This is a predicted structure of a 98-nucleotide RNA (c-di-GMP-I riboswitch aptamer) from a soil metagenome.
Of the family's consensus pairs, 100% are formed in the model.
Its mean pLDDT, the model's own confidence on a scale to 100, is 84.
RNA sequence: AAAGGCAAACCCGUCGAAAGACGGCGACGCAAAGCCACGAGGCUACCGCGCGACGCACCGGCACCACGCGUUCGCGCCACGCCAGUCGGGCCGCCGAA
Numbered sequence: 001a002a003a004g005g006c007a008a009a010c011c012c013g014u015c016g017a018a019a020g021a022c023g024g025c026g027a028c029g030c031a032a033a034g035c036c037a038c039g040a041g042g043c044u045a046c047c048g049c050g051c052g053a054c055g056c057a058c059c060g061g062c063a064c065c066a067c068g069c070g071u072u073c074g075c076g077c078c079a080c081g082c083c084a085g086u087c088g089g090g091c092c093g094c095c096g097a098a
Base pairs, nucleotide, nucleotide: 005030006029011024012023013022014021015020028085034091035090036089038088039087040086041083042082043081048077049076050075051074052073053072054070055069056068
């Protein structure tokens, strides 16, 4: 060199709370765009925690002591969930022209 390989986005289906994954379709790209979350980074936040709203409960006064609840809503935090097509690292590996 040639052969051969993978397949972004969109769309459809399945799974998932989501991020995302898998399958189909499809090619933006890829010489490891093969595998591994070890380091950096990024994404998500079911559960949990905190705050607020709302609702419920409690409430004759004073003092003391003790102290809330939620199939609701919003915000913040959190990886135990992800991303190998963000980078580094590790592991493994196809072809063989001149």